[in-house]
Context: one part of a larger RNA
């Protein structure tokens, strides 16, 4: 100089940021991922019209009941999302990052853009209806039913692979475009609109190799059997000991292998004239993790934070026979600390998801709220006022300072205050949480608003009293043992100022 700070004494406003560094410690409650009836049967409710009743001379009320076509909800089945988003930094020294190459070894849902095509059939199932177990969580059995849910058969623009040929290109393995043989592979309806299935291509996003950089330690010097290499085969979307069986004895290493130790890496941050040094909060990329370890299953994409399974720790319910959870999401508890915020408001922008649409979900977001935790702004008045008042203090007792400071006199009126007006943000029909906020106008009256450290040198500021190597002071060097400018108080001074001072850490 800097800080995601913290302590100490003090504290008007206003913007704009920032706020568990510690225990990846354990969590009470609410919320945080849904949505689509324009895929599908069933059910609930509503209503026209009928019919019955009751009331009344009628008109018509009222109650039951039936219910077409419609509106509307929904528990299932069935698509898509749930793998974004948001959160931690616990592991990890690693192609985990960064930066430059390669993939002729690789993938991709939605999206765009070309091209063909959507034919024909079948049998289930949930929900519903009976019925049974269970204390609950659930779970079983019988019967029905539909779909764009499932499963045959048909075509094959086209693709795959298998063989035969041609023509080209490449650094190899080997691509690429043609021709001919056989075999194998598709689809789903719905009608306002819009889906489906097969190729090819784009674009997003992903996987995989490899050059080269970036922590410390040799009081770590030798390491290693899937260990290096091949054949061969599995596995995968792909290469490859990623895995297997055979074969052969290799492979790193003082240019630090292997062991320890620390650590999430980068754009940047902070210094610093650079060079270099430390750092890696907040934003923005990437990676890793979601009670702990293990594992696949769905799927275009997970070994998957608000999904399953198995083990474990801990918790919670239980009828003791069995179950239920997982805040390193927003909030908020307890616990650890020096130390870190509201169980708030809107989905109005912006941005995601599903839906034709209209919505709907969204703790992302966007605003509020708490904190001097930061940076910046602005305010606590301004002009005159000497016989230089009182008072303090200090003194050679003459005075000197405090101080133009007060008072005293004129004048303003930002902030804060009170009332009145009131936005922008919405581009389109609708829509403003923030907000009656900002901002304008008006009113009133210096009113409401200054502290904190330091004064021996270094370092800007000096005297008096008290104390008397005591209480004490301190960053160094040092002061204090009877004249202390170093200790306490006072008066005065000097320097920041809504702060000022201490400590901590980095340069």
């Nucleotide at each position: 100089g800097a800080c995601g700070a913290a302590c100490g004494c003090u504290g008007g406003c206003g913007g704009c940021g920032u706020g568990c560094c510690u225990a990846a410690c354990a969590c009470a409650u609410g919320c945080a991922a849904g949505u689509c009836g324009a895929a599908c049967g069933a059910g609930a409710u509503c209503c026209a019209u009928c019919c019955a009743g009751u009331g009344g001379c009628a008109a018509c009320a009222c109650u039951g009941g039936u219910g077409a076509a419609g509106a509307c909800c929904u528990a299932g089945u069935g698509g898509c999302g749930a793998a974004c988003g948001g959160g931690u930094g616990a592991g990890u020294a690693a192609c985990a990052c960064g930066u430059g190459a390669g993939a002729a070894a690789c993938c991709c849902a939605c999206c765009c853009c070309g091209a063909u095509c959507u034919c024909u059939g079948g049998g289930a199932u949930a929900a519903c209806a009976g019925g049974u177990g269970g204390a609950a969580a659930c779970a079983c059995c019988u019967g029905c039913u539909a779909a764009c849910a499932c499963c045959g058969g048909a075509u094959g623009c086209c693709u795959u692979c298998a063989c035969c040929g041609c023509a080209u290109c490449g650094c190899a393995u080997g691509g690429c475009g043609u021709g001919g043989u056989g075999a194998a592979g598709a689809a789903a309806g719905g009608u306002u609109a819009c889906g489906g299935a097969u190729c090819g291509g784009g674009a997003c996003g992903g996987u995989c190799u490899c050059g080269c950089g970036g922590c410390c330690u040799a009081u770590c010097a030798g390491c290693u059997u899937g260990u290096u290499g091949g054949c061969g085969g599995g596995g995968u979307a792909a290469u490859g000991g990623c895995c297997c069986a055979c074969c052969a004895a290799g492979g790193c290493u003082u240019c630090g292998a292997c062991g320890g130790g620390u650590a999430g890496c980068u754009g940047g941050u902070c210094u610093g004239a650079g060079a270099g040094g430390a750092c890696g909060a907040u934003c923005a990329g990437c990676c890793a993790c979601a009670c702990u370890g293990g594992g696949a299953c769905u799927g275009a994409g997970a070994c998957a934070c608000g999904g399953c399974c198995c083990a474990g720790a801990c918790u919670c319910c239980u009828a003791c026979g069995g179950g239920a959870g997982g805040c390193a999401g927003c909030a908020g508890u307890g616990g650890g600390g020096a130390a870190u915020c509201u169980u708030g408001c809107u989905c109005a922008a912006u941005g995601g998801g599903c839906g034709a649409a209209a919505g709907c979900c969204u703790g992302a977001a966007g605003c509020a709220g708490c904190a001097a935790c930061g940076c910046c702004g602005c305010g606590u008045g301004c002009g005159g006022g000497a016989u230089g008042a009182a008072g303090g203090c200090c003194c050679u007792c003459g005075g000197g300072u405090u101080g133009u400071a007060a008072a005293c006199c004129g004048c303003u009126u930002u902030c804060a205050g009170c009332a009145g007006g009131g936005a922008a943000g919405a581009a389109a029909u609708c829509a403003g949480a923030c907000g009656g906020u900002a901002c304008c106008u008006g009113c009133a009256g210096a009113a409401g608003a200054a502290g904190g450290u330091c004064c021996g040198g270094c370092u800007a500021a000096c005297u008096a009293c008290g104390u008397g190597c005591c209480a004490g002071c301190a960053g160094c060097c040092g002061c204090g043992g009877u004249a202390a400018c170093a200790c306490g108080u006072a008066g005065g001074g000097g320097c920041c100022a809504a702060g000022c001072g201490u400590u901590g850490u980095c340069c």
The prediction has a mean pLDDT of 85. The part of an RNA shown here (small-subunit ribosomal RNA, 5' domain) has 507 nucleotides and comes from an uncultured bacterium. It matches the Rfam family "Bacterial small subunit ribosomal RNA".